Predicted 3D model of an 83-nucleotide RNA (transfer RNA) from a Candidatus Omnitrophota bacterium. Lineage of the source: Bacteria > Pseudomonadati > Candidatus Omnitrophota. It matches the Rfam family "tRNA". Rfam classes the family as a transfer RNA. Model confidence (mean pLDDT): 80 of 100.
[in-house]
RNA sequence: GCCGAAGUGGUGGAAUGGCAUACACGUCGGUCUCAAAAACCGAUGGUCGUAAGGCCUUGUGGGUUCGAAUCCCACCUUCGGUA
Numbered sequence: 001g002c003c004g005a006a007g008u009g010g011u012g013g014a015a016u017g018g019c020a021u022a023c024a025c026g027u028c029g030g031u032c033u034c035a036a037a038a039a040c041c042g043a044u045g046g047u048c049g050u051a052a053g054g055c056c057u058u059g060u061g062g063g064u065u066c067g068a069a070u071c072c073c074a075c076c077u078u079c080g081g082u083a
Stems, first nucleotide, its partner, number of pairs: 001082007010025003018066001026044006045056004059075005
């Protein structure tokens, strides 16, 4: 150089073009306890905001589509193959 695979909340990870992030872990709050652990209940993407709410969000930037993590193009990063 060429060919292929991968990139998704704090972490792992699922998702067939139709609620973005199921599920698990972690974290925070609570119950229980003398106290803690365990267990159970609830919450948990980011950002702005006192709040109501707004905006953004599947590596980055474009495109197709009524609608994209998903299809197409370019690029970036990692891994594998190859002369």